This is a predicted structure of a 131-nucleotide RNA (FMN riboswitch aptamer (RFN element)). Its Rfam family is "FMN riboswitch aptamer (RFN element)". About the family: The RFN element is a highly conserved domain that is found frequently in the 5'-untranslated regions of prokaryotic mRNAs that encode for flavin mononucleotide (FMN) biosynthesis and transport proteins. It was read from a public genome assembly, where an Rfam model found it. Model confidence (mean pLDDT): 82 of 100.
[in-house]
RNA sequence: UAUAUUCUUUGGGGCGGGGUGCAAUUCCCCACCGGCAGUAUAGUCUGCGACGUAAAGAGGAUGAGAACCUCUUUACCUGAUCGGGCGUAAUUCCCGAACCGACGGUAUAGUCCGGAUGGUAAAAGAAUUAC
Numbered sequence: 001u002a003u004a005u006u007c008u009u010u011g012g013g014g015c016g017g018g019g020u021g022c023a024a025u026u027c028c029c030c031a032c033c034g035g036c037a038g039u040a041u042a043g044u045c046u047g048c049g050a051c052g053u054a055a056a057g058a059g060g061a062u063g064a065g066a067a068c069c070u071c072u073u074u075a076c077c078u079g080a081u082c083g084g085g086c087g088u089a090a091u092u093c094c095c096g097a098a099c100c101g102a103c104g105g106u107a108u109a110g111u112c113c114g115g116a117u118g119g120u121a122a123a124a125g126a127a128u129u130a131c
Base pairs, nucleotide, nucleotide: 001130002129004128005127006126007125008124009123010122016030017029018028019027031111032110033101034100035048036047037046038045043099044098052076053075054074055073056072057071058070059069060068081097082096083095084094085093103114104113105112
């Protein structure tokens, strides 16, 4: 210095005020938040992860099962931005105006509770190996 393997650590933020109501951090008005990689600095570009669905396989459970639970793999699904400015270059910066946000629970939830003291994209470090 580089690659591969193994290990360790890290790895998602946000309801404050007012209104209505028996009841709402869920409705209405205002407020607030933004995972990872790439790229001129990105919630809205491109790709990935997460959530969800299906199939197959393995295990559990069962008297036994195609029903139920867990894991793995594969496939599918997967939200939302425009205008102006500067510049070689920006849907990324600056100005302005917008928009979006899984599932279950509960008065209808991006912000509460739950699956989750979980999992993952990935980041950093260490050891080994090679030159």